[in-house]
C1' cells in the first nucleotide's frame, strides 16, 4: 500500500465481477487471459434419453510458469 472470508447490493444462465462494509493474509495479493499450463462453470449448442454427458465463444491471475513496472539487500 494491497485486501481473504463473510455482509450488503448490482449485472451475470452460472462461474464469477463491480461498489461499500469488513481483514485472513500478501515485496510484489502490481499489471498482463492476443505468452504457456492448470482449474471453475455450462446458457446456446451437440448426443443419449426424461433427466444426463460433452464442449467456451464466459471465468480464475490471492494456482503455477514466463513477461513488464516496483521495493529490500
Nucleotide at each position: 500500500g494491497c485486501a481473504a472470508a463473510c455482509c450488503a447490493u448490482u449485472g451475470g444462465a452460472a462461474a464469477c465481477a463491480g461498489u461499500g462494509g469488513g481483514a485472513c493474509g500478501c515485496a510484489a495479493a502490481g499489471c498482463c487471459a492476443c505468452g504457456g499450463g492448470g482449474g471453475c462453470u455450462a446458457a446456446a449448442g451437440u448426443g443419449a434419453u426424461u433427466u444426463u454427458a460433452c464442449u467456451a465463444u464466459g471465468c480464475c491471475a490471492g494456482c503455477c510458469c514466463a513477461g513488464c513496472c516496483g521495493c529490500c539487500g

Predicted 3D model of a 73-nucleotide RNA (c-di-GMP-I riboswitch aptamer) from a mouse gut metagenome. The sequence is in RNAcentral, with records from MGnify. Its mean pLDDT, the model's own confidence on a scale to 100, is 90.